This is a predicted complex of two RNAs, RNase P RNA and transfer RNA, with 420 nucleotides together. The prediction has a mean pLDDT of 78. It holds a member of the Rfam family "Bacterial RNase P class A". The family's RNA type in Rfam is ribozyme.
């Protein structure tokens, strides 16, 4: 210089005008006063602030808040190498094993089928019990031994090479694989590894199931409280019926269901929170601690547009409705580190 | 803003539980009967099972993502 990998950050800029939705301040007005003030309200000035890395799918986790402060049992879901991290996780980190790459480095639902059970079409002689169609071998009627050879299939019971033998076969043997394994490192996953075993028991758990851990159930249209306003009837039950959810025990309760009747306001939850910047201390890291700074939408039929100049590379995916951590998805560019390889120069 | 359910020839549905050749009715095409049409009979086409990716010898069916559509909550 070329190619290639991983992290991180930005996602049109500035000015102007005129709207739109919180908030301060000042003005005025109405009410209450304990005369300090506090509260209401505006066709008032005026000053700031106003989407995102994903705001999204709603797929996990957890905070709130309501059901008995959340009981005790089955049922059920979910996760699944190992050690941490965290409020907590299906998510982060660090290792370990397997795989892809020439390397950076990337990816993985990775416990357990000799606890039990299912299943494994269709071909094939046989699909996990045990066995033989062709073949080859004794005999040659029948029958026996074989499992080197063909052949089906995703999958055929270790691979090759000698011994051997009627013919054959881990029957025997060496090397290669597998299997067990004192023993030694390592917090563990696992790893090495004397020395054994001739080595029939195979796949499948994103099939039941086993272990092992964790989970009460609904969701801000949760719930709390104001103000307004109406009219009852009539069924059904105490071994019902609701709370309580799939079931059962328990616990509490005049409930429960139709039909008729008002209301369609308006306050809180609502944004200062596991928060966000920097310095520094532990820790390999994720993360934790200390100290200093900073306030950054908060609506209720929904706000963040529109024009106009000027610039440039001419701008993607997209728009907050209770909050946070994650995860997976969609996305035009753009820039910064680090690191790999090839070239080429010194 | 929550929840909860559903995609399979043209249409309306079965098969998903417990993977093993994708099936039914209605509708289409030809031929036959009939003067000629319908009904009938007889033959036949016609399916990425919403997409993409995984688990497995093997997916409509397990499973993960993701697009549509559809019902409910004061």
């Nucleotide at each position: 210089c070329g190619g290639g990998c991983a992290a991180a950050a930005c996602g049109g800029a500035u000015g102007a005008u005129c709207g739109c939705u919180g908030c301060c301040c000042g003005g005025c007005u109405u009410g209450a006063u304990a005369u300090g003030u506090c509260a209401u309200g505006c066709g008032c000035g005026g000053g700031g602030a106003g989407a995102g890395g994903a705001a999204a799918g709603u797929c996990c986790g957890g905070g709130c808040u309501u059901c008995a402060c959340a009981g005790g049992g089955c049922a059920g879901g979910a996760u699944g190498c190992c050690g941490g991290a965290u409020a907590a996780c299906g998510u982060c980190c660090g290792g370990g094993c397997g795989g892809g790459g020439a390397a950076a480095c990337c990816c993985g639902a990775c416990g357990a089928c000799c606890a039990g059970u299912g299943c494994a079409a269709c071909a094939g002689a046989a699909a996990a019990g045990a066995u033989a169609c062709c073949g080859c071998c004794c005999a040659u009627a029948c029958g026996g031994g074989u499992a080197a050879g063909g052949g089906u299939g995703a999958a055929a019971u270790g691979g090759c090479a000698g011994u051997g033998u009627a013919a054959g076969a881990g029957a025997c043997u060496a090397c290669c694989g597998c299997c067990g394994g004192a023993c030694c490192g390592g917090u563990a996953a696992c790893g090495g590894g004397a020395c054994g075993g001739g080595c029939a028991u195979u796949g499948u758990a994103a099939a039941c199931u086993c272990c092992a851990u964790c989970c009460g159930a609904a969701g801000c249209a949760a719930g709390a409280c104001c103000a307004a306003g109406c009219a009852g009837a009539g069924a059904g039950c105490a071994u019902a019926c609701g709370u309580c959810g799939g079931c059962c025990c328990g616990g509490c309760g005049g409930c429960u269901c139709u039909c008729g009747g008002g209301u369609a306001g308006g306050u809180c939850g609502c944004u200062u929170g596991a928060g966000c910047c920097g310095c520094g201390c532990g820790g390999c890291a994720a993360c934790g601690c200390c100290c200093g700074g900073c306030c950054u939408a908060g609506a209720u039929a929904g706000a963040u547009g529109a024009u106009c100049a000027u610039c440039c590379u001419c701008g993607a995916c997209a728009g907050a409705a209770c909050c946070c951590g994650g995860c997976u998805u969609a996305c035009a560019g753009u820039u910064u580190u680090g690191c790999c390889c090839g070239a080429u120069a010194a | 803003c929550g929840a909860g359910g559903c995609g399979u020839g043209g249409c309306u549905c079965a098969g998903u539980u417990u993977g093993g050749u994708a099936g039914a009715g209605c509708g289409c095409u030809g031929c036959g009967u009939u003067c000629g049409g319908g009904a009938c009979g007889c033959a036949g086409a016609g399916g990425u099972c919403g997409c993409a990716g995984g688990u497995u010898c093997a997916a409509a069916u397990c499973c993960u993502g993701u697009c549509g559509c559809c019902u409910c909550g004061a």